[in-house]
């Protein structure tokens, strides 16, 4: 410097619900609140999941979107021992 991640320390985030906003929907977004995370920073490239529409007898398809706290990948980063 890369990988890695022990005791700490210094700080982060925020699940579920609850209230308001927006949206056809999934959800998102702010206030409350913590389940809980060492990248629960960031990014829709892949995949899965989930919404809308079309099309079938039904699956299967296909087009739009949703999601990063479902996994992969991509990137940036705090501490520091073995």
């Nucleotide at each position: 410097g890369c990988a890695c991640u022990c005791c700490a320390a210094a700080g982060c985030c925020a699940a579920a619900c609850u209230u308001g906003u927006c949206g056809u929907a999934a959800a998102a977004c702010a206030a409350g609140g913590a389940c809980g995370g060492a990248a629960a920073g960031u990014c829709g490239c892949g995949g899965a999941u989930c919404c809308u529409g079309a099309c079938u007898a039904a699956u299967c398809u296909c087009a739009g979107g949703a999601c990063a706290g479902c996994c992969g990948g991509a990137u940036u980063g705090c501490c520091g021992a073995a």